[in-house]
Context: one part of a larger RNA
Order: sequence, then C1' cells, then structure tokens
RNA sequence: UCAUGGCUAAGGAACUCGGCAAAUUCGAUCCGUAACUUCGGGAGAAGGAUCCCCCAUCGCAAGGUGGGGCGCAGUGAAAAGGCCCAAGCGACUGUUUACCAAAAACACAUGUCUCUGCUAAGUCGUAAGACGAUGUAUAGGGACUGACACCUGCCCGGUGCUGGAAGGUUAAGGAAGGGGGUUAUUUCUUCGGAAAGAAGCUCUUGACCGAAGCCCCAGUAAACGGCGGCCGUAACUAUAACGGUCCUAAGGUAGCGAAAUUCCUUGUCGGGUAAGUUCCGACCUGCACGAAUGGUGUAACGACUUGGGCACUGUCUCAGCCAUGAGCUCG
Repeated sequence: UCAUGGCUAAGGAACUCGGCAAAUUCGAUCCGUAACUUCGGGAGAAGGAUCCCCCAUCGCAAGGUGGGGCGCAGUGAAAAGGCCCAAGCGACUGUUUACCAAAAACACAUGUCUCUGCUAAGUCGUAAGACGAUGUAUAGGGACUGACACCUGCCCGGUGCUGGAAGGUUAAGGAAGGGGGUUAUUUCUUCGGAAAGAAGCUCUUGACCGAAGCCCCAGUAAACGGCGGCCGUAACUAUAACGGUCCUAAGGUAGCGAAAUUCCUUGUCGGGUAAGUUCCGACCUGCACGAAUGGUGUAACGACUUGGGCACUGUCUCAGCCAUGAGCUCG
C1' cells in the first nucleotide's frame, strides 16, 4: 500500500449518474392497521406492547392472573422483512440472449379475422408414407391482439383477398387457305440441256376455333394501409360557434396529450426544495398521439424504470484505530 472483516466523536446522503455499498429492520404472542379494490385483497400495511428469575393463586396440563427480584441489555449468543408516498411500462405465475442485456422484450388466459366437410386444410418427403388425429367445425391450421372495465370512429381510390361473368386481350393445340423445295409426266431442244409440273413427302405462312389469367364489375379494413389546405368573420382586444373556396377514396371521431412520442424546450402555470434541465398536477401551440401495428383506465403482481419521504448508517465532511492475509524492506 492492497484485500477481507470489526469499531468510531459530532453531523446524517452534504457522497454519487443513482443511498451503489453498508447500516437499519428481522423470531413468537397480543393490540392495532389507511387510500384503493376485480371485495379475494391491499396486509406481516403502517404503528405499538410483551418475552428472564422467584412467590402466591387458578388450572389435569399448556398456561393465565397478582405480587416481588436482577442486569446496560430477558427471541440476553447465532440464525430470521427496512418501511411509506407518487408516476411510467407490462395485467398476473412463467420464458429469454449457456459465457457483457432478465427487461417495458417473448409467452400467456381473453378477443377477432381467416382457411378446412375428412383421402380436411396445413406440414415433412422424389415417392411410398407419416404428422395433423386413432381428432371431425365447442375440431384442426394460419394471422393479429394480449387479464379485466369502458370502448374500438371515417375511407374500398391504390395493393391484397373473395365473388362475378357480358365484353376486350390471350398460350399450347386444331385448322380452311396461300407460298417454297423435290419430280412421275409433258413440251421445247443447238441433244449438252431448259421450261412447265399432278400426287406423295417436306419446309413455311395462316383466316378462324381456343381456358385460366389480366383488363373489367362488385364486396371486403380486428386485410396491407390512409385519415387536408387557404381566406374571411362577433359592439375593447383576442379568439372564431359561422361563412367562402380548392383538393381528396376519406379528411383523425371518443379518449389521451411537452407523453418510453414535443424539434423549438429548462414551453407556460401550479406543487414539492432555501435553491428542482429530473418528478407530480394542469394547459394544448400534437415539429411528428389515436382506437385489436388496439385507445383510455385499472386492484393485484415486478431482482423493471423514475421522483419524493421516514428510519438508518464511514456513502460523505475526514479521517482514525484494530484483526487476518498479501505485498514491500532487512535477514
């Protein structure tokens, strides 16, 4: 000097990103226990008292009651919750990054949509076959949401899905017809050959026929998604219930809102502090909330996150001492 442990005057979070760490609390019996609440909880809420020994008495006993005694201290050592208030997120118990993340992430019960009539849909496999399921729509698969309470608005123009079949377009294939090659034959011949050319074979072209799909017509948003601008107007001012106009498929409803979302921003006001970029309650000017990519609440729960308080303390003011071990110096 370091590590681990023990104690500490006065103060008591002034430390620090942050009470991190440490300290406090801790057992049993009795008393007592708030808001809120889904009436179960919250709750061991909080906050108090008692606990040893002797005598008497009651009792079968455990123990109760009364009186007395000792100590600083009676769950006499050890082991054994710190608590409260408010907010965010997630309902909850659970699960997760084996070895830097345990969470607000995942899951979850619940809700909704959708597919599937059984040789089911879906999945694995080239197939046979298997799972689904020795199940049968109160079943099984897929997607989203995520207890519960109150709710879940408008838009089908785009994309997707479902349905439709009149018209347009459209493949392979079929195919009337047309064109080319070849030549039996015919004609001409300078006898070398040249021209025409049926059938067959073959190359090619091709009117017309020809499904789904696409175009088209509808439906569908708890499908993917989307949910405006400008100008004017009230007898102070300000503001605009109101009016005009342009655009759109429709222009954001309820609720919430400087929010896990607010740039400007430490917005403004109020609370808490002597002093508060955090926190809580409001306001609404929402850069850029918003309704199952769910909205707003919510008792209980959380090794979650944030702010405050009581108690407590070497976290600190500011250090000191002790024990054990390591290191260092000498040997």
Molecule: large-subunit ribosomal RNA, domain IV
Organism: soil metagenome